Model confidence (mean pLDDT): 85 of 100. The RNA shown here (FMN riboswitch aptamer (RFN element)) has 113 nucleotides.
RNA sequence: UAGUGUCUUCGGGGCGGGGUGAGAUUCCCCACCGGCAGUGAUAGUCUGCAAGCGAAAGCUGAAUCGGUGAAAUUCCGAUACCGACGGUAUAGUCCGGAUGAGAGAAGAUGGCG
Numbered sequence: 001u002a003g004u005g006u007c008u009u010c011g012g013g014g015c016g017g018g019g020u021g022a023g024a025u026u027c028c029c030c031a032c033c034g035g036c037a038g039u040g041a042u043a044g045u046c047u048g049c050a051a052g053c054g055a056a057a058g059c060u061g062a063a064u065c066g067g068u069g070a071a072a073u074u075c076c077g078a079u080a081c082c083g084a085c086g087g088u089a090u091a092g093u094c095c096g097g098a099u100g101a102g103a104g105a106a107g108a109u110g111g112c113g
Base pairs, nucleotide, nucleotide: 004110005109006108007107008106009105010104016030017029018028019027031093032092033083034082035049036048037047038046044081045080052059053058063079064078065077066076067075085096086095087094
């Protein structure tokens, strides 16, 4: 210095206002949020992964235009779009599975080359 064994810790955010109604943080108008790694430069919408679903094989959301630049579908400007399952007046934001799981991040320690 690189790989590697064991262990520890960390590891997801968001309904505020108004309307209708017997009843809605679920409908309507406005609002709000964005896991991990990668990528010539910073990403919810690119690539891959985790989460979710399934007995398994496997399945699994969404962006364009303009600008700057050597380089950006990542920045700036504009206008869009997406968001599991169960519960409940129809839920990305409430409650529940979950004091769970987890991509991964940091650290401690051991032996080997």